Predicted 3D model of a 73-nucleotide RNA (transfer RNA) from Alligator mississippiensis.
The coordinates come from a structure-prediction model, not an experiment, and the mean pLDDT is 81.
It is recorded under the gene name tRNA-Cys-GCA-17-1.
The organism belongs to Alligator, within Eukaryota.
[in-house]
RNA sequence: GGGAGCAUAGCUCAGUGGUAGAGCAUUUGAUUGCAGCUCAAAGGGUUUCCUAGUUCAAAUUUAGGUGCUUCCU
Numbered sequence: 001g002g003g004a005g006c007a008u009a010g011c012u013c014a015g016u017g018g019u020a021g022a023g024c025a026u027u028u029g030a031u032u033g034c035a036g037c038u039c040a041a042a043g044g045g046u047u048u049c050c051u052a053g054u055u056c057a058a059a060u061u062u063a064g065g066u067g068c069u070u071c072c073u
Base pairs, nucleotide, nucleotide: 001072002071003070004069005068006067007066010024011023012022013021018056026042027041028040029039030038049065050064051063052062053061
C1' cells in the first nucleotide's frame, strides 16, 4: 500500500426492512439453621460506533468516516 471480517445490555453473542432478544452476570422472592445449588420474577439499550442517503418505515440497505482483528505485499 491492497483485500476481507467485526462494532447491538456490565460480559459473550443472536437478530435476512415492521414492538431490540438469549445465555451469563446484577437485584428481589421461594427454598435453606446460614450460604451454595435449584426455581420464579424484575431491572438494565433511550444516538444498535459516527455522519449522510434510500424508504411510509432502517440494528438490517447504500456511500463516507472512526476503531479493532486478520490475510497478501